[in-house]
Molecule: c-di-GMP-I riboswitch aptamer
Organism: Lachnospiraceae bacterium
RNA sequence: GAUCACAUUCGGCAAAACCGGAGAAAUCCGGCGACGCAAAGCUAUAGGGACCGAAAGGUCAGCCAGUUGCAAUC
Numbered sequence: 001g002a003u004c005a006c007a008u009u010c011g012g013c014a015a016a017a018c019c020g021g022a023g024a025a026a027u028c029c030g031g032c033g034a035c036g037c038a039a040a041g042c043u044a045u046a047g048g049g050a051c052c053g054a055a056a057g058g059u060c061a062g063c064c065a066g067u068u069g070c071a072a073u074c
Stems, first nucleotide, its partner, number of pairs: 001074003012037002018031005035062001041067003047064002049060004
């Protein structure tokens, strides 16, 4: 510098359920918990998509995507 396909997990994240809280809702925050994750890091007026809402508008990055990139390999 490239890949980030395959194998691995010292370390990292943490689904559902349950408890507490915020919200009209989607959903979010904390606790508990581990279904899983090599980007389950970051990005939500910007691309697509999904969800909530009468609308205005809001939510989702653990749907695809964009971007950076650890170990490892070359």